Notes: A computed fold for an 81-nucleotide RNA from an uncultured Chloroflexota bacterium, annotated as transfer RNA. Its mean pLDDT, the model's own confidence on a scale to 100, is 80. Rfam family: tRNA. By type it is a transfer RNA.
RNA sequence: GCCGAAGUGGCGGAACUGGCAGACGCGCACGACUCAAAAUCGUGUACCUUGUGUAUGUGGGUUCGAUUCCCACCUUCGGCA
Numbered sequence: 001g002c003c004g005a006a007g008u009g010g011c012g013g014a015a016c017u018g019g020c021a022g023a024c025g026c027g028c029a030c031g032a033c034u035c036a037a038a039a040u041c042g043u044g045u046a047c048c049u050u051g052u053g054u055a056u057g058u059g060g061g062u063u064c065g066a067u068u069c070c071c072a073c074c075u076u077c078g079g080c081a
Stems, first nucleotide, its partner, number of pairs: 001080007010026003019064001027045006046054002048051001057073005
């Protein structure tokens, strides 16, 4: 230099036919249980200016609608030279 794969909350990881973004698990917070703790169970857990709001590596494009399709770039990994 060329080709290919991947990038989603604190972490792992779904959503693959374009139609409610964050299921599920871990972690964390609070509560129940206990003399106390562990285990277990329940509730909650992105952001803000709190609403027709923003948020899927970054920036654009297509579309009524994009994590998903297209383009460029960034990072990581693999292959070829």